Model confidence (mean pLDDT): 83 of 100. The RNA shown here (transfer RNA) has 73 nucleotides and comes from Candidatus Amulumruptor caecigallinarius. Taxonomically the source falls in Candidatus Amulumruptor (Bacteria, Pseudomonadati, Bacteroidales, Muribaculaceae). Rfam family: tRNA. About the family: Transfer RNA (tRNA) molecules are approximately 80 nucleotides in length.

RNA sequence: GGCGAUUUAGUGUAGAGGCCUAGCACGCCGCCCUCUCACGGCGGAAACUCGGGUUCGAAUCCCGAAUUCGCUA
Numbered sequence: 001g002g003c004g005a006u007u008u009a010g011u012g013u014a015g016a017g018g019c020c021u022a023g024c025a026c027g028c029c030g031c032c033c034u035c036u037c038a039c040g041g042c043g044g045a046a047a048c049u050c051g052g053g054u055u056c057g058a059a060u061c062c063c064g065a066a067u068u069c070g071c072u073a
Base pairs, nucleotide, nucleotide: 001072002071003070004069005068007066010026011025012024013023018056028044029043030042031041032040049065050064051063052062053061
């Protein structure tokens, strides 16, 4: 350089055009419980890599860029 894959809260992930102003687990914060901690219960904050396009409607489809990984010369 060429080809392919990958990218969603702090971490790991679900999602297949409208039911998603995005769910789950761990973690974090607050309250309850406890003599205290842990466990447990209730609640809360936090994410679609970036720029265009298609569409009435995009995390999802298309194009380009970037990131990481793999194959290859």